[in-house]
Description:
Predicted 3D model of a 75-nucleotide RNA (transfer RNA) from Pyrobaculum sp. Its mean pLDDT, the model's own confidence on a scale to 100, is 83. Rfam family: tRNA. Rfam links the family to the GO term triplet codon-amino acid adaptor activity. Lineage of the source: Archaea > Thermoproteota > Thermoprotei > Thermoproteaceae > Pyrobaculum.
């Protein structure tokens, strides 16, 4: 350089092909319950500019350019 995937909650990651109602699980946090207590187990809560910038639409996490970061491949 070329060519695949992949960037959404702190962390791992679904939802993206086929756009439409409030953007979602899991651990993790905070609160409470349950125990003498800890752990576990129950029950509620807060957390996201969906990797940037534009376009296309009534509508974009999703379609469409470009652009940057990671990971693998080939040269």
């Nucleotide at each position: 350089g070329c060519g695949g995937c992949g960037g959404u909650a702190a962390c791992u990651c679904a939802g993206c092909c086929u756009g439409g109602u409030u953007a979602g699980a899991g651990u993790g946090c905070c609160c409470g319950g349950c125990u003498c207590a800890u752990a576990g187990c129950c029950g509620g809560g807060a957390a996201g500019u969906c990797c940037c910038g534009g376009g296309u639409u009534c509508a974009a996490a999703u379609c469409c350019c470009g652009g940057c970061c990671g990971c693998c491949g080939c040269a």